[in-house]
Molecule: c-di-GMP-I riboswitch aptamer
Organism: Roseiconus nitratireducens
RNA sequence: CCUCGACAAAGGCAAACCGCGUGUGAGCGUGGGACGCAAAGUCAUGGGUCCGGUCACUCUUGGGGGAGAGUGGCGACGCCGGAUCGCCAGACUGCCGAA
Numbered sequence: 001c002c003u004c005g006a007c008a009a010a011g012g013c014a015a016a017c018c019g020c021g022u023g024u025g026a027g028c029g030u031g032g033g034a035c036g037c038a039a040a041g042u043c044a045u046g047g048g049u050c051c052g053g054u055c056a057c058u059c060u061u062g063g064g065g066g067a068g069a070g071u072g073g074c075g076a077c078g079c080c081g082g083a084u085c086g087c088c089a090g091a092c093u094g095c096c097g098a099a
Base pairs, nucleotide, nucleotide: 004097005096012037013036017032018031019030020029021028022027035086041092042091043090045089046088047087048084049083050082051081052080053079054078055072056071057070058069059068060067061066
């Protein structure tokens, strides 16, 4: 240095749930709280999963294209956008040093 991961040492992070805030939503931020985690550090690159839109009619606005609101339906595939790294993989970086 690389691989690897100890009933080692020093530490670190923080699930569910609850409070507050935020978003149409999936979710996110923050405080409490610990289920757990050797990368539960960072990245949305490939998958997976999740969310919103995409349809018709009515009304408003407008010269029109379009935009907004409401109602009904679909909500399966496809397409567009978003979320999730503590779902899997990949990439980058990092503490320690037993076997």